Transfer RNA from an uncultured Bacteroidales bacterium, 75 nucleotides, folded computationally. The prediction has a mean pLDDT of 82. It matches the Rfam family "tRNA". The family's RNA type in Rfam is transfer RNA. The sequence was found in a public genome assembly.
[in-house]
RNA sequence: GGUCCUGUAGUUCAAUGGAUAGAACGAAAGUUUCCUAAACUUUAAAUUUGGGUUCGAUUCCCAGCGGGACUACCA
Numbered sequence: 001g002g003u004c005c006u007g008u009a010g011u012u013c014a015a016u017g018g019a020u021a022g023a024a025c026g027a028a029a030g031u032u033u034c035c036u037a038a039a040c041u042u043u044a045a046a047u048u049u050g051g052g053u054u055c056g057a058u059u060c061c062c063a064g065c066g067g068g069a070c071u072a073c074c075a
Stems, first nucleotide, its partner, number of pairs: 001071007010025004018055001027043005048064005
C1' cells in the first nucleotide's frame, strides 16, 4: 500500500427501516439496619464524524476517523 471485519450508557450486549434506542452488571440517592452487606424503589448515563437514499436511518450506500485480521512490496 491492498482486501475484509468492526464502532450503541462506565462495561458486556439488544433493537436491523417506523416514530419515545432497551436489558444486565456498575454508579448516585432513598427505604430498611446500631453500622455495613444483602434486598427493594428511584435517578443519571450512549448510536464515531460528514454526506447521500428515503415520508422516515442505530439500521441501507459513499467518504473520513478509531480498533482488529489477513496479505504484497521495500529496507